Record summary:
A computed fold for a 246-nucleotide part of an RNA from a Candidatus Parcubacteria bacterium, annotated as large-subunit ribosomal RNA, domain VI. It matches the Rfam family "Bacterial large subunit ribosomal RNA". Lineage of the source: Bacteria > Bacteria candidate phyla > Candidatus Parcubacteria. The coordinates come from a structure-prediction model, not an experiment, and the mean pLDDT is 87.

[in-house]
Context: one part of a larger RNA
RNA sequence: CGCCGAGUCUUGAGGGAGGUUGUGCGUAGUACGAGAGGACCCGCACGAGCCAACCGCUGGUGUACCAGUUGUCCUGCCAAGGGCACCGCUGGGUAGCUAAGUUGGUUCGGGAUAAACGCUGAAAGCAUCUAAGCGUGAAGCCCAUCCCAAGAUGAGGACUCCUUGAUCGGUUGAAGACGACAACCUUGAUAGGCUCCAGGUGUAAGCGCGGUAACGCGUUGAGCCGAGGAGUACUAAUCGAUCAUG
Numbered sequence: 001c002g003c004c005g006a007g008u009c010u011u012g013a014g015g016g017a018g019g020u021u022g023u024g025c026g027u028a029g030u031a032c033g034a035g036a037g038g039a040c041c042c043g044c045a046c047g048a049g050c051c052a053a054c055c056g057c058u059g060g061u062g063u064a065c066c067a068g069u070u071g072u073c074c075u076g077c078c079a080a081g082g083g084c085a086c087c088g089c090u091g092g093g094u095a096g097c098u099a100a101g102u103u104g105g106u107u108c109g110g111g112a113u114a115a116a117c118g119c120u121g122a123a124a125g126c127a128u129c130u131a132a133g134c135g136u137g138a139a140g141c142c143c144a145u146c147c148c149a150a151g152a153u154g155a156g157g158a159c160u161c162c163u164u165g166a167u168c169g170g171u172u173g174a175a176g177a178c179g180a181c182a183a184c185c186u187u188g189a190u191a192g193g194c195u196c197c198a199g200g201u202g203u204a205a206g207c208g209c210g211g212u213a214a215c216g217c218g219u220u221g222a223g224c225c226g227a228g229g230a231g232u233a234c235u236a237a238u239c240g241a242u243c244a245u246g
Base pairs, nucleotide, nucleotide: 001151005161006160007159008158009157010156014148015147016146017145020048021047022046023045024044025043026042032037049106050105051104052103053102054101058099059098060097061096065092066091067090068089069088070085071084072083073082074081075080109143110142111141116136117135118134119133164244165243166242167241168240169185170184171183172182173181190236191235192234193232194231195230196229197228199225200224201223206219207218208217209216210215
């Protein structure tokens, strides 16, 4: 830009992905075989590899979370803290992202076939799977499963709406290189703040008591707390502008 103006939901022409494999058990120590040995077919179970999704579990990471601790400098000193030293080092760890974790798939089935095996059957009174005709038969082919998909210009279909639609601007996002996409913009929970909760750390400071002291005990599962959940207009999304209106 096109496709009948806008929005929502779809059909599927066509295209793509996937497609792997082992072991054990039953059948059955059966068929077969002198014995040694030892099945086809069918069924069941458990794996390996590969692929996808996810974070409830097990863990990893988690340089804006918590605690412990060494040296040194600073806040006048004590105490309490801050800076630097690989995040100073050490022990843990929310969200998110993750695998070694979890779940699922790689299944069943149908159709046409290959090699092959057949039926009927002449040419050629016989024979012959083939010449006419008809079957069985693969991890392969076409479907089936999953994904994309009407620029499929052959531009499809259904429903809703007629003063509404889009863009700019702003607050943002398990969306993202930028565009894009999605939520919201006071008729508001979009982000921040605050409150509560979850979760992490592990009993803050101050004070009291005990001890010569180091330290211990109580107040106290305290204090602090990034990304999580809910609530709440306190702050910021103000006021608006442009284009279009089949």